């Protein structure tokens, strides 16, 4: 230059006017007015994971449900980070990851068999048939048995490849590769890798089916919860069992068994409350209200700088205050500029092609300038963080990678 | 905002533990029956199983992700 690949940003800028909503002010209030402060990278989906809040300062167990190669990182994650293993790519790079010799189940159709493998097939014998025999044939015609080389079917076929070897074959045995177990050295925290022995020869696949190991998770969720104001009508179901100890003249009251109901949002335990004869919880039905204030926005926060780490990050020092709405603010108009597209016109020193015709023009590409015109995505807090995911015009930058040419 | 459900023919719904060409009913078309209309009788046509990705030999059905639709929820007695 061209063409892929990975990460990071930005995603209109100024000013004027008019407008919202917060906060601090002035104004005695109402109101009106001076400050200043107002969306995002994704604020979305709510997929995950936390903080926080209430159930009990969140228990066991077993159920359910996550997650899965190995080490870190964080408050945690299904997220990053680094390393290995396997595919893809000429790379740069990008995708994927526990166990199918615990065990159960599943592989349509095709095919002979989908894991206890024979249909044609190749061999043997026995039986038939031809022929004096020796032998030959047994496709049109048998039976008993071997064998798994070769066709054929599938997504997937029971190690490859060359010999021995045999009736015919075959890991039946060699040799070499391929892998699969086991033992041991080394490297390494490990996953792994790698070197050598031994071993049967070989062992399909599918856990995004059940399962099996190993870790993680109690449930709900800011409409969670806490206060206050206001305003009404209560109904109705859901059960039981006492008993013993101390004090006290007795009512009573405390303690303990016990038996009933409830909460620990699936089960049992365990723990806890309440009741034990007239009430608590709880559900069902109705009835009001549909307001305020709190949780709310100072935080795993953001920015510089140094330090430790390959790296995710971690941390010392300094500085910063950076929406809090509740029918629910962030917006619009103008103006001048920025980018992208259309492209009237107007100009080329230099470049290619055409035609006139050889001083030169003209036309067309190509480059430059440009008056108007359109356009400037995707979206938009609502309790707050941390990821992944999906959307997203246009734009910049920074790193390595492969083709060609030039020096 | 928070929590759930569903999405299959024109309409209402099936659809097993992933399997060969996805069904039923109604309605639609043509045809037959009648003198003509209904009814009945045959035929037949109509599906991107809401989209896209994966896992698997093979997805309507298993996983993930987007897309449309619907329901539900305060507070006081």
């Nucleotide at each position: 230059u061209g063409g892929g690949u990975c990460a990071a940003c930005c995603g209109g800028g100024c000013a004027a006017u008019c407008g919202c909503g917060g906060g601090c002010g002035g104004u005695u209030a109402c109101g009106c007015u001076g400050c200043u402060c107002g969306a995002g990278g994704a604020a979305a989906g709510u997929c995950c994971g936390c903080g926080c809040u209430c159930u009990a300062g969140a228990g066991a167990g077993c159920a359910u449900g996550g997650u899965g190669c190995c080490g870190g990182g964080u408050a945690a994650c299904a997220c990053c980070c680094g390393g290995u293993c396997g595919g893809g790519g000429c790379a740069a790079c990008c995708c994927g990851g526990g166990g199918a010799c615990a065990g159960g189940g599943c592989c349509a159709c095709a095919g002979a068999a989908a894991a206890c493998g024979a249909c044609c097939g190749c061999c043997u014998c026995a039986g038939g048939g031809c022929g004096c025999a020796a032998g030959c044939c047994u496709u049109u015609u048998u039976g008993a048995g071997g064998c798994a080389a070769g066709g054929g079917u599938g997504a997937a076929a029971a190690g490859g490849u060359g010999g021995u070897g045999u009736a015919a074959g075959a890991g039946a045995c060699c040799a070499c590769c391929g892998g699969c177990g086991u033992c041991g050295g080394c490297a390494g925290c490990a996953a792994u890798g790698u070197c050598g022995g031994c071993g049967g020869c070989c062992a399909g696949g599918c856990a995004a089916c059940c399962c099996c190991c190993a870790c993680c998770a109690g449930g709900a969720g800011c409409a969670a919860g806490g206060c206050c104001a206001a305003g009404c009508a209560g109904a109705g179901g859901c059960a039981a069992a006492g008993c013993c100890c101390a004090c006290u003249u007795a009512u009573g009251c405390g303690g303990g068994c016990g038996a009933g109901g409830g909460g620990c949002u699936g089960c049992u335990c365990g723990u806890u409350c309440c009741u034990c004869u007239u009430g608590a919880g709880u559900c069902u039905c109705g009835g009001g209200u549909a307001g305020g204030c709190u949780g709310c926005u100072u935080g795993a926060a953001c920015c510089c700088c140094g330090c430790g780490g390959u790296g995710a990050c971690g941390u010392u020092g300094g500085g910063u205050c950076c929406a809090g709405a509740u029918g629910g603010a962030u917006g619009a108009u103008u103006g001048c500029c920025c980018c992208g597209a259309u492209g009237a016109u107007g100009g080329c020193c230099u470049u290619c092609g055409a035609c006139g015709c050889u001083u030169c023009g003209u036309c067309g590409a190509g480059c430059c300038a440009g008056g108007a015109u359109c356009g400037g995505a995707c979206a938009g807090a609502a309790c707050g963080c941390g990821g992944c995911u999906u959307a997203u015009a246009g734009g910049u930058u920074g790193a390595a990678c492969c083709a060609a040419u030039c020096g | 905002g928070g929590g759930c459900g569903c999405g299959u023919a024109g309409c209402u719904c099936a659809g097993c533990u992933g399997g060969u060409u996805a069904g039923a009913g109604c309605g639609c078309a043509c045809g037959g029956u009648u003198c003509a209309c209904a009814u009945c009788c045959g035929u037949g046509a109509g599906g991107u199983c809401g989209a896209g990705g994966g896992u698997u030999c093979g997805a309507g059905u298993c996983c993930c992700c987007c897309c449309g639709c619907g329901c539900c929820c305060a507070c006081c007695a």
Model confidence (mean pLDDT): 78 of 100.
Two RNAs folded together computationally: RNase P RNA and transfer RNA, 484 nucleotides in total.
It holds a member of the Rfam family "Bacterial RNase P class A". Rfam classes the family as a ribozyme. Gene Ontology terms of the family: dimeric ribonuclease P complex, tRNA processing and ribonuclease P activity.